[in-house]
RNA sequence: AGAGUUUGAUCCUGGCUCAGGAUGAACGCUGGCGGCGUGCCUAACACAUGCAAGUCGAACGGAGUUAUUUGCUGAUGAAGCUUCGGCAGAUUCUUAAAUAACUUAGUGGCGGACGGGUGAGUAACGCGUGGGCAACCUGCCUUAUACCGGGGGAUAGCAGUUGGAAACGACUGAUAAUACCGCAUAAGCGCACAGCAUCGCAUGAUGUCGUGUGAAAAACUCCGGUGGUAUAAGAUGGACCCGCGUCAGAUUAGAUAGUUGGUGAGGUAACGGCUCACCAAGUCGACGAUCUGUAGCCGGACUGAGAGGUCGAACGGCCACAUUGGGACUGAGACACGGCCCAGACUCCUACGGGAGGCAGCAGUGGGGGAUAUUGCACAAUGGAGGAAACUCUGAUGCAGCGACGCCGCGUGAAGGAAGAAGGUUUUCGGAUUGUAAACCUCUGUCCUGGGGGACGAAGGAAGUGACGGUACCCCGGGAGGAAGCCCCGGCUAACUACGUGCCAGCAGCCGCGGUAAUACGUAGGGGGCGAGCGUUGUCCGGAAUUAUUGGGCGUAAAGGGCGCGUAGACGGCCUUUUAAGUUACUGGUGAAAGCCCACCUUUCAAGGGUGGAACUGCCUGUAAUACUGAAAGGCUUGAGUGCAGGAGAGGAAAGCGGAAUUACCGGUGUAGCGGUGAAAUGCGUAGAGAUCGGUAGGAACACCAGUGGCGAAGGCGGCUUUCUGGACUGAAACUGACGCUGAGGCGCGAAAGCGUGGGGAGCAAACAGGAUUAGAUACCCUGGUAGUCCACGCGGUAAACGAUGAAUGCUAGGUGUUGGAGGUAUCGACCCCUUCAGUGCCGCAGUAAACACAAUAAGCAUUCCGCCUGGGGAGUACGGCCGCAAGGUUGAAACUCAAAGGAAUUGACGGGGGCCCGCACAAGCAGCGGAGCAUGUGGUUUAAUUCGAAGCAACGCGAAGAACCUUACCAGGUCUUGACAUCCAGCAAAAACCUAAGAGAUUAGGCGUGACUUCGGUCGUGCUGAGACAGGUGGUGCAUGGUUGUCGUCAGCUCGUGUCGUGAGAUGUUGGGUUAAGUCCCGCAACGAGCGCAACCCCUAUCGUCCGUUACUAACACGUCAAGGUGAGGACUCAGACGAGACCGCCGGGGACAACUCGGAGGAAGGUGGGGACGACGUCAAAUCAUCAUGCCCCUUACGACCUGGGCUACACACGUGCUACAAUGGGUACUACAAAGGGAAGCGAAAUCGCAAGGUAGAGCAAACCCCAUAAAAGUACUCUCAGUUCAGAUUGUGGGCUGCAACCCGCCCACAUGAAGUUGGAGUUGCUAGUAAUCGCGGAUCAGCAUGCCGCGGUGAAUACGUUCCCGGGCCUUGCACACACCGCCCGUCA
Repeated sequence: AGAGUUUGAUCCUGGCUCAGGAUGAACGCUGGCGGCGUGCCUAACACAUGCAAGUCGAACGGAGUUAUUUGCUGAUGAAGCUUCGGCAGAUUCUUAAAUAACUUAGUGGCGGACGGGUGAGUAACGCGUGGGCAACCUGCCUUAUACCGGGGGAUAGCAGUUGGAAACGACUGAUAAUACCGCAUAAGCGCACAGCAUCGCAUGAUGUCGUGUGAAAAACUCCGGUGGUAUAAGAUGGACCCGCGUCAGAUUAGAUAGUUGGUGAGGUAACGGCUCACCAAGUCGACGAUCUGUAGCCGGACUGAGAGGUCGAACGGCCACAUUGGGACUGAGACACGGCCCAGACUCCUACGGGAGGCAGCAGUGGGGGAUAUUGCACAAUGGAGGAAACUCUGAUGCAGCGACGCCGCGUGAAGGAAGAAGGUUUUCGGAUUGUAAACCUCUGUCCUGGGGGACGAAGGAAGUGACGGUACCCCGGGAGGAAGCCCCGGCUAACUACGUGCCAGCAGCCGCGGUAAUACGUAGGGGGCGAGCGUUGUCCGGAAUUAUUGGGCGUAAAGGGCGCGUAGACGGCCUUUUAAGUUACUGGUGAAAGCCCACCUUUCAAGGGUGGAACUGCCUGUAAUACUGAAAGGCUUGAGUGCAGGAGAGGAAAGCGGAAUUACCGGUGUAGCGGUGAAAUGCGUAGAGAUCGGUAGGAACACCAGUGGCGAAGGCGGCUUUCUGGACUGAAACUGACGCUGAGGCGCGAAAGCGUGGGGAGCAAACAGGAUUAGAUACCCUGGUAGUCCACGCGGUAAACGAUGAAUGCUAGGUGUUGGAGGUAUCGACCCCUUCAGUGCCGCAGUAAACACAAUAAGCAUUCCGCCUGGGGAGUACGGCCGCAAGGUUGAAACUCAAAGGAAUUGACGGGGGCCCGCACAAGCAGCGGAGCAUGUGGUUUAAUUCGAAGCAACGCGAAGAACCUUACCAGGUCUUGACAUCCAGCAAAAACCUAAGAGAUUAGGCGUGACUUCGGUCGUGCUGAGACAGGUGGUGCAUGGUUGUCGUCAGCUCGUGUCGUGAGAUGUUGGGUUAAGUCCCGCAACGAGCGCAACCCCUAUCGUCCGUUACUAACACGUCAAGGUGAGGACUCAGACGAGACCGCCGGGGACAACUCGGAGGAAGGUGGGGACGACGUCAAAUCAUCAUGCCCCUUACGACCUGGGCUACACACGUGCUACAAUGGGUACUACAAAGGGAAGCGAAAUCGCAAGGUAGAGCAAACCCCAUAAAAGUACUCUCAGUUCAGAUUGUGGGCUGCAACCCGCCCACAUGAAGUUGGAGUUGCUAGUAAUCGCGGAUCAGCAUGCCGCGGUGAAUACGUUCCCGGGCCUUGCACACACCGCCCGUCA
């Protein structure tokens, strides 16, 4: 930093999408360690249990425990003594007092207003920032001064009585205090009044003097002190007020009654309508009030180049809240999370009478949810409360636990190692790849593990004190052992193959993949990326200059208001002075800390942490400057305006007048039609139309002039005259002195249609009626015809209201028209010419623009103001508001849906667009097809099968140049399985041929029979058997292919190099003027050349020459025959063959441009490419062919392969194509009789002779062919006959008898003879071929082939008609134009229905 996506391609506009970063995240797969952070975003939902605010006995009276001492009562009864009766009295217990230590229910003090949680509410002085307080408070703390004298009465605890289930009380009695209440004292303080001084910022403040008045205290003690009271000051914390800033909606435009202000009073710590009484009627609002929705605000966080945009978790500041709502009490401080009262909801206890509770504290539970942790340890540290202190309390806090939730660091090993192992994947089978990867060898030890040592954090004079924790860290030992996944691989976007699947399953962020060869689905191998993570989803910013301040636009892409006047506002000419608000510079204050950035330091590094700096672009204060803007004052004339002098004009309004024309009516003349159309009809007319003449009436519009002429703001304005009236222009330079420009709202004007009321109504004419057209015709055409069109007065307020271009001002080459003025020059004068102003057109430079284009009338260069746009559809629709009589107008969304919608230009294709040209394309002709019968092909149907392919032209007598078996691919049945065919291995043997038997045959069984070479080992060829590799497939895909072919089309086209033009696709060349069969040639030209095509070169044919001369030929000579080039001979002719000549617009004349060329003529066998053929540019049709052949992939493998017999391809209600034969006299029949060319022939052609009516048979001469044979050419010609008819036409069909080929003619061949004798009398709509040796007609040959053409390919004979011409049909070429088509008009696309 960009990329993909609209098109056949291009440029632009424009949306959608992607690559980046971030996250309190969630989900999927996976998961080794550590450090630092972080963790209910949802239900401010409900909460079991424990803990989270207590402390002080140095305030008080009690109560209690322990110890010591003492006393008393009673009990116990040790050592010792003993008269054994007892004495003695230790010890212990009970009880009382004192002392000491300790505990604490209550009174009392301080603290529960901090700390901790949450973000419901709040759009607010709530927050941020900067100020004010001369309008205030402040416990504990600090400083200073002064004081602490003397009294009093209660009350809890407690005791007694008593109520209640409990919670909790009630009554009586006694009692203490640092609890409570008087009194005294008052330096100082508060209040009131009067005075003085100083000061300020308006109210006023401060100091001082005088008078009056008011209010205090508590003790304890270890004697050090601690505590108390008053006042003043400080510090800290707080209250209140103000400037500025702080989301969206105008489809929320008016809001407000304590509301705004005043006076007085009350209340408060304090100001204040904070509250109240009275008075006034204000106050807020387009600079957005009110209302509605949403939201805690900020430091900051994320992103971004920045400006911005989004967010407000964690940490820090402020605010608000504590189950919901309300209220006060206490207190320095609360209207109070773990206080009180009331009300509501909910939960719990209950003896039913009543009570208790509040996790948005820490854990934890249920619930909600995609989703968020332990009912842990410790007060050791930091901090807090109380206390003199020890100390107690502290879910604040410090730590630990759980979670890859985030950031950071580390590891899962390192070096060597090619037989490039095995395995996997792939393969063209050669290999390639996985891959130095592994194995193997040599090492290392981070994490891990065993053992040993072991902290800092701990302060203060010493000692003591550690939850974390035997943790971090250090040392020794062990062993590569325990530690890698996730996503992606069509383009964007790094990374490719195989298999499976077959528009299925699926993928997909966008474009889009998948319908049998998917790098896009799934799997595998390989590869790419990141890595203890990787992907997906959600959200935000970016890219997006796609809301554009930086940094966009509005002629045609979305977008200029229909036009004017004008309010607020914004902007504004020249000069001078003042001021200093904006502006600029500097100063001071503030902008908390944390964070970002920089430097340094520190955790081994890093994340993290520490110290310092910078920054915080802001606000406030002061000072200075004065160019610009503002404000104030003064002046000026060029902007603007007024006055004066002129001329132009369909500018507007009203009144009057005019002629032409249409129509109607009246009258005259006059007779059969008129009118209307593409053609008609409806309509009018013999009751007299139309036509024509005269008259009358009425309405509407104003020919010619008339002009990209004029006027107007736009809409718009057109006969003439008069009246009233607006604006513009020119000249001159008298006056005013910035008076200007734009203009949200507002007001007005505003075509046509439409609406209301009243007139008017000739013509025209929605609706409507009729007639036509049409498949229909609610249309276009015709005949009628009502609203309306016209007038007056109102309404409406829209148009492609367009120059699709807002208004104003200035500047920036020219040229040429035209309208209205002015000036100059010239002239007798009008013109002409020059200059200039204002309009209105065209062309054009620079410049602009995506291009088209615009270009002084800008879409150029600048300034000012207004309006409008932000993808297409939904939709200018819905709802709401406003306007309207209504019709409707104006303002104006969303859900949903698409990946485009669009602009300009390019190349094609197309057009029932245009121009030019060609072709048997039409026309002019000839012969056909379409009707009949038959042949043949196809469709359809049928069938066991009727094998397959070909499908408009360009499939259909096509593949097939020839299906009885074979062919043959199809069907039925019978058989074979390494196979009918090829290669390889092993064993055995000979095999083949021939014969016999079974069988439909394939096949099976048997008989006969035996190879070549040899170094004697064996080898080669052949057959059989066996095992696999493999064979085989006319099975699929012609849309995987090669090759071949058809077609446009023998049409004249199709391209390239360099140059030039264009942002580009592309253009130019190849277009233009001529010409040609031709992009053939000439000329011109920003083109110059070239290639593939055209033409020519090749073959046949038409003329001649030379040479050659048998099997061809025969003029002369000779021989010879019934006849005959039959023979000798000849080289003249014909002919054959080779080589040449000839034709080139070469010659003459006309035209043309002196060209290309064209027309005519001569000569010539042939004349303008002489005739014919071969030859087919770039390409089109996914055209045809996998069944000629070849071939990828898929499929079958005792069958989809192979063999055999029989059948089928030959079926037959029907439909179509292509042909043959006819329908007859230009003919049929019979007889006679001429003239070809080109071919073929050995498994062949087959002569003569002979038999048969014939097909054909016998026969076998000759001939591998200019020799022999096929082989008589036929039509034509000459005679005779038939006489217009279903015939002496036509020959289908059928019967009988024959012939030929062949293993075999039943299905299913051809031919002959005799007999039979169908349809058919020239063919509807429609349609085909042909322009000369052509059509038509006549026969002949060949390929295939045993046999089988009416088909096909060739050959010659006879031999026409017509072409004015290019309007039309079809096809094609070139130029041009339109286009929303590009699969390209067989396109695209709209509506309805399903």

Small-subunit ribosomal RNA from an uncultured bacterium, 1394 nucleotides, folded computationally. Its Rfam family is "Bacterial small subunit ribosomal RNA".